[in-house]
RNA sequence: GUGCGGGAGAGAUUGGUUCUGAAACAGGGUUUGGUUUCAGGAUCGGCGCCGAAGAAGCAACCACCCCGGAAACUUUCAGGCAAACGGACCGCAC
Repeated sequence: GUGCGGGAGAGAUUGGUUCUGAAACAGGGUUUGGUUUCAGGAUCGGCGCCGAAGAAGCAACCACCCCGGAAACUUUCAGGCAAACGGACCGCAC
C1' cells in the first nucleotide's frame, strides 16, 4: 500500500424556498388550475452540539554540531450530529 473484519461522539432541532402524496374548502363547469392543513423528499439558512478524515496550536518526550521529530491534549478552519456512507485507530492475510 491492497483485501477482509472491528471501529466512538454530538438535534430524527428550527425557519425559508421548492417538489411529491393525501384530505378539506371555495370557484368553475368537463378538465384542468387555486387556497388551507397534514406527511415525506430536495435545497438554502438560524440556533445548539461533537472530535476519530484533514488542518492548526501548546510541548511532556526523542534527537542534537546545525537543521529537526513529536499526542488520542487544545482549537473547531474544514468535517460531522437517524440509518447508510465516511471514519483516527486495531486485528488478520498478501